This is a predicted structure of a 315-nucleotide part of an RNA (large-subunit ribosomal RNA, domain IV) from a wastewater metagenome. Its Rfam family is "Bacterial large subunit ribosomal RNA".

Context: one part of a larger RNA
RNA sequence: UCUAGGCGAGGGAACUCGGCAAAUUAGCUCUGUAACUUCGGGAUAAAGGGUGCCAGUAGUGUAAGCUACUGGUCGCAGUGACAAGAGAACUCCGACUGUUUAAUAAAAACAUAGGUCCCUGCUAAUUCGAAAGGACUUGUAUAGGGGCCGAAGCCUGCCCAGUGUUGGUAUCUGAACAUCUGUUUCAACGGAUCGAAGGACCAAUAAACGGCGGGGGUAACUAUGACCCUCUUAAGGUAGCGUAAUACCUUGUCGCUUAAUUGGCGACUCGCAUGAAGGCUCAACGUGGGUUCUACUGUCCCCGCCUAGACGCUA
Numbered sequence: 001u002c003u004a005g006g007c008g009a010g011g012g013a014a015c016u017c018g019g020c021a022a023a024u025u026a027g028c029u030c031u032g033u034a035a036c037u038u039c040g041g042g043a044u045a046a047a048g049g050g051u052g053c054c055a056g057u058a059g060u061g062u063a064a065g066c067u068a069c070u071g072g073u074c075g076c077a078g079u080g081a082c083a084a085g086a087g088a089a090c091u092c093c094g095a096c097u098g099u100u101u102a103a104u105a106a107a108a109a110c111a112u113a114g115g116u117c118c119c120u121g122c123u124a125a126u127u128c129g130a131a132a133g134g135a136c137u138u139g140u141a142u143a144g145g146g147g148c149c150g151a152a153g154c155c156u157g158c159c160c161a162g163u164g165u166u167g168g169u170a171u172c173u174g175a176a177c178a179u180c181u182g183u184u185u186c187a188a189c190g191g192a193u194c195g196a197a198g199g200a201c202c203a204a205u206a207a208a209c210g211g212c213g214g215g216g217g218u219a220a221c222u223a224u225g226a227c228c229c230u231c232u233u234a235a236g237g238u239a240g241c242g243u244a245a246u247a248c249c250u251u252g253u254c255g256c257u258u259a260a261u262u263g264g265c266g267a268c269u270c271g272c273a274u275g276a277a278g279g280c281u282c283a284a285c286g287u288g289g290g291u292u293c294u295a296c297u298g299u300c301c302c303c304g305c306c307u308a309g310a311c312g313c314u315a
Stems, first nucleotide, its partner, number of pairs: 001310008010301002014299001019296001027051005036041001038151001052073009074078001086294007093286002098110002114149007126135003153280003157212003162209002164205005171200003178193005213231005240274001241271001252268006
C1' cells in the first nucleotide's frame, strides 16, 4: 500500500452524476393509524408504551401449558448473543404476479387478463410433407387460425383522393388452345372470331397502410379576435393532454421548494415537429427513472487507531 472487518470527538450529505457504500430500523405484545381508493386495500401506514428474574393471586384447560394482575429485585443495556422492515411526500413509465440478452443490459422491452379486426361450415381456414400421411382435433363458429392493441374507468372525432383488401361488372382490354380465313399446293406466316384470371370501370372498407391547410381584415385606449372575405383539400387535428421519455428557440414565463436550483412539482401554452387501439386518468404493485423531507451515519470536513490476511523488504 492492498483485501476483509471493528471503533471514533465535534459536525451530519458539506461527499458524489447520484446517500454509491455504510449506518439507522428490526422479534413478540398493547395502543394507535392519514391522503387516496377499483371499497379489496393503503397498513407492520405513520406515531408511541412494554419486554429480564423472583414470589404470590386469579382465570382457563384433563394436562403440558397459556393469559391477566399485584408486590419485590439486578444491570449501562432484559427479542441483552444470533436472528430480525428505515420511514414519509411528489412525479414519469409500465396496470398487476410473471418472462428476458446462460458469461457487461431485468427495463419503460416481452408476456398477461381484456378489447377489436380479418379468415374459416368441416374433406374448414391455417400449417408440415415430393407424396402417402400428419398437427390443429378425436375440436366444430361460446370453435380454430392470423394481425394489432394491452387490467378496470372516461372515451375512441374527420378523411376511401393515393396504396392495399373485399365485392361487382353492360362495355373496353386481355395469352395459348380452338374455329373461320388469306397468300398458286404444303409448311411457316398474316387477318378475324371466341375470350379466363388480371386490368380499365363502379362500389365498400381506416381497431387496413396511412392522412388530418394557407392568406387577409375585424370590437369606442391598447391588445386579442367570438365575426367576415378569399385560395385550396380526400378530409383540413375533434375530445383530451401539452416546454412533455415528444418543444428547436429554451435555463420559455409565473408560482412553490433553496441562502443560492440548467433540477423537481403545479400552472400557462399558436404544439420547430402532441393527439385518439390508441388518447386521457388511475387505487394497488415495481432490485424501473427523476425530486424532496425526517431519522441515520467516516460519504465528507480530516483523518486516526485496532484485528486478520496479502504484496513488498530484510534475515